[in-house]
Predicted 3D model of a 147-nucleotide RNA (glmS glucosamine-6-phosphate activated ribozyme aptamer) from uncultured Candidatus Actinomarina sp.
It matches the Rfam family "glmS glucosamine-6-phosphate activated ribozyme aptamer". By type it is a riboswitch. Gene Ontology terms of the family: catalytic activity and regulation of gene expression.
The coordinates come from a structure-prediction model, not an experiment, and the mean pLDDT is 76.
Of the family's consensus pairs, 88% are formed in the model.

């Protein structure tokens, strides 16, 4: 260095539980639940109840912590010939329209675990936002360089 095997991790709509609720139990006590997926990270600081829909309408209640969101400032970077400036974030301009984005998951059905609450696997159905592609449209101002 290569190959093979094993173990661990595979990270953020995520983790946790002092309340509540639920199960077992005469009680003590023990256990369970506590957001369903999609999308999302240049860096630092500060602030902030941090995007989107699904389901439900009785807890997806309540709380704590974290966080890829947003705003402001600075730094770095892409683009606009260059600087100011503007705009964006490595897929690096905004807006509109159309299309794409493997099948969203839970709910439901089914199988399994458990005494139960409940949990796990499998199967098929149904979103919105965002992103990307194409088309259309917009892309100002001051100064400088070159022709």
């Nucleotide at each position: 260095a290569a190959c093979g095997a094993g173990c661990a991790a595979u990270u953020a709509g995520c983790g946790c539980c002092a309340g509540g609720c639920c199960u077992u139990u005469a009680a003590a006590a023990a256990g369970g639940u506590g957001a369903c997926g999609a999308g999302g990270u240049a860096g630092u600081a500060u602030g902030u109840u941090a995007u989107c829909g699904a389901a439900a309408a009785a807890u997806u209640c309540g709380g704590c912590g974290g966080a890829u969101g947003c705003a402001u400032a600075c730094u770095c970077g892409g683009c606009u010939c260059u600087g100011c400036a503007g705009u964006c974030g490595u897929a690096a301009u905004g807006a509109a329209u159309u299309g794409u984005u493997u099948a969203a998951a839970a709910a439901c059905a089914u199988a399994g675990a458990g005494a139960a609450a409940u949990c796990u696997g499998u199967g098929a159905a149904c979103a919105g936002a965002g992103a990307c592609a194409a088309u259309u449209u917009a892309u100002a101002g001051c100064a400088g360089u070159c022709u």
NCBI's taxonomy places the organism under Bacteria, Candidatus Actinomarinidae, Candidatus Actinomarineae, Candidatus Actinomarinaceae, Candidatus Actinomarina.